The part of an RNA shown here (small-subunit ribosomal RNA, 5' domain) has 503 nucleotides and comes from an uncultured bacterium.

[in-house]
Context: one part of a larger RNA
RNA sequence: GAUGAACGCUGGCGGCGUGCUUAACACAUGCAAGUCGAACGAUUAAAGCUCACUUCGGUGAGUGUAUAAAGUGGCGAACGGGUGAGUAACACGUGGGCAACCUGCCCCUCACACCGGGAUAGCAGUUGGAAACGACUAUUAAUACCGGAUACUCCAUAUCUUUCGCAUGUUAGAUAUGGGAAAGCCCUGACGGUGAGGGAUGGGCCCGCGGUCCAUUAGUUUGUUGGUGAGGUAACGGCUCACCAAGGCAGCGAUGGAUAGCCGAGUUGAGAGACUGAUCGGCCACACUGGAACUGAGACACGGUCCAGACUCCUACGGGAGGCAGCAGUGGGGAAUUUUGCGCAAUGGGGGAAACCCUGACGCAGCAACGCCGCGUGCGGGAUGACGGCCUUCGGGUUGUAAACCGCUUUCAGCAGGGAUGAUAUUGACAGUACCUGCAGAAGAAGCUCCGGCUAACUACGUGCCAGCAGCCGCGGUAAUACGUAGGGAGCGAGCGUUAUCC
Numbered sequence: 001g002a003u004g005a006a007c008g009c010u011g012g013c014g015g016c017g018u019g020c021u022u023a024a025c026a027c028a029u030g031c032a033a034g035u036c037g038a039a040c041g042a043u044u045a046a047a048g049c050u051c052a053c054u055u056c057g058g059u060g061a062g063u064g065u066a067u068a069a070a071g072u073g074g075c076g077a078a079c080g081g082g083u084g085a086g087u088a089a090c091a092c093g094u095g096g097g098c099a100a101c102c103u104g105c106c107c108c109u110c111a112c113a114c115c116g117g118g119a120u121a122g123c124a125g126u127u128g129g130a131a132a133c134g135a136c137u138a139u140u141a142a143u144a145c146c147g148g149a150u151a152c153u154c155c156a157u158a159u160c161u162u163u164c165g166c167a168u169g170u171u172a173g174a175u176a177u178g179g180g181a182a183a184g185c186c187c188u189g190a191c192g193g194u195g196a197g198g199g200a201u202g203g204g205c206c207c208g209c210g211g212u213c214c215a216u217u218a219g220u221u222u223g224u225u226g227g228u229g230a231g232g233u234a235a236c237g238g239c240u241c242a243c244c245a246a247g248g249c250a251g252c253g254a255u256g257g258a259u260a261g262c263c264g265a266g267u268u269g270a271g272a273g274a275c276u277g278a279u280c281g282g283c284c285a286c287a288c289u290g291g292a293a294c295u296g297a298g299a300c301a302c303g304g305u306c307c308a309g310a311c312u313c314c315u316a317c318g319g320g321a322g323g324c325a326g327c328a329g330u331g332g333g334g335a336a337u338u339u340u341g342c343g344c345a346a347u348g349g350g351g352g353a354a355a356c357c358c359u360g361a362c363g364c365a366g367c368a369a370c371g372c373c374g375c376g377u378g379c380g381g382g383a384u385g386a387c388g389g390c391c392u393u394c395g396g397g398u399u400g401u402a403a404a405c406c407g408c409u410u411u412c413a414g415c416a417g418g419g420a421u422g423a424u425a426u427u428g429a430c431a432g433u434a435c436c437u438g439c440a441g442a443a444g445a446a447g448c449u450c451c452g453g454c455u456a457a458c459u460a461c462g463u464g465c466c467a468g469c470a471g472c473c474g475c476g477g478u479a480a481u482a483c484g485u486a487g488g489g490a491g492c493g494a495g496c497g498u499u500a501u502c503c
Base pairs, nucleotide, nucleotide: 001502002501003500005499006498007497008496009495012375013374014373015372016371017370018368019367020333025331026330027329029328030327031326034075035074036073039072040071043068048063049062050061051060052059053058082286083285084284092210093209094208095207096206097205098204101203102202106199107198108197109196110195111194112193114148115147116146117145124137125136126135127134128133154179155178156177157176158175159174160173161172164169184191212258213257214256219249220248221247224246225245226244227243228242229241230240231239261283262282263281264280265276266275267274268273288309289308290307291306292305311322312321313320314319339365341364342363343362347361348359349358350357351356378408379407380406381405388399389398390397391396412444414439415438416437417436418435422430447492448491449490450489451488452473453472454471458487459486460485461484462483468475469474
């Protein structure tokens, strides 16, 4: 000098930030991912209109649009948000490579959308179960599912020509055989569907180099190292498998152990360097513990599924339910870290043609001197140098222009009136906030540490190696500037000291 700090004493205001560093301990409660009726069937309330009945209050039926709980279907749920347990690794950083790859939504270009079929949820009925959740029967729709047709050389196989490349190969083209699409809705015009090519974006894989400690860890490895063939993948590859060979790594530190998310950056320092990796941004990993796949353009998936385990809860004992390292909040641990707040107004995201809906992302407010910055707690005059306190050589000195007293001002806080920007337009949580104007009155606002040397600042009394102080040197045993108190002084100031850690 610095800190995500804590502790002690003290504490007026504002702006901007920051706030479980410990138990990746366990979690009550609420919320955090939905949306589309312009994909689909079926159902329903109110208004209006028509008809019937009427005790003139209304009731019932039909029509019709809008809307809602559930269901089929589509898109999203792989983003956003959290945490740092694991990981010493192509995890990260940096520079390259992929002639070994994928990419929903979005943009551009070309072409197409023909003919059919069978189911199923819901609803209804029967029925099992305490519940969670089912079973059977009957019936129905689609942009759900399936079959056929057509198709650009799109895919596969075989042959030939050709461009380029360090090589495996690759580009362009020709021929033959085989294979592969589609969906409508609403109708003014849109929104969609399918195939092919290109782009953009996002990802996957490979390689060089770089960044911890221990040799009181010296040998290690059997899919191990390589080959042939096959399988698998979007793709290369022992990724996996069969066979064959016996290799591979290591003193330039293998293997083992310990520790640790990495970086942009932050702190310090003249620099070189050393230390750190909170907030913000990029990447990675994880989601009660371990394992696995399904769906999908994308997951081996925080608020999905299945299995096993520990724990908690419900149970009619047969069986079930759950996962805050999302936002708040609770217990626990700890020296220690906040509200079970408001709003989708803005920015951004998902769905939708849109209106709009959802969004604890986000925007705000609340709490905390936790940090940085700014402001205030008055200003001028005022000597008989008052009273009081302290010291004294008893003359006086000092507190001290300090106070009283006189004059002035009103920042901030307070009260009252007006009142935004943030929104282009209907739409403002913040918020009657910021800000402006007016009013009253010095009024409501100062402490903490130190005073032996280092180190700015001294006397008196008390104590008497006691009580105590202390960062180091060291003070204290009867004249203590070093302990305690008082007066005085020094430093910093809404803070001041102490402790911890880093330079």

Description:
The RNAcentral record of the full RNA draws on ENA and SILVA.